[in-house]
RNA sequence: GGGGUUGUAGCUCAGCUGGUUAGAGCACACGCCUGAUAAGCGUGAGGUCGGAGGUCCGAGUCCUCUCAACCCCA
Repeated sequence: GGGGUUGUAGCUCAGCUGGUUAGAGCACACGCCUGAUAAGCGUGAGGUCGGAGGUCCGAGUCCUCUCAACCCCA
């Protein structure tokens, strides 16, 4: 220098053929339960989907550029 894969909540991940509000588990906060803790149960907070632009009535999803990690080729 060329090519590929991945990037979504603090962590691990899902998200279908573009369509109603972006979700799960763990972790966290509060409450219930308990003599107390853990476990269990309930409730809640936490995201501008790596960044920018474009297409579209509508983008996590499609297109372009770009950044980071990893892999292959040279």
Transfer RNA from an uncultured Clostridia bacterium, 74 nucleotides, folded computationally. The sequence was found in a public genome assembly. It matches the Rfam family "tRNA".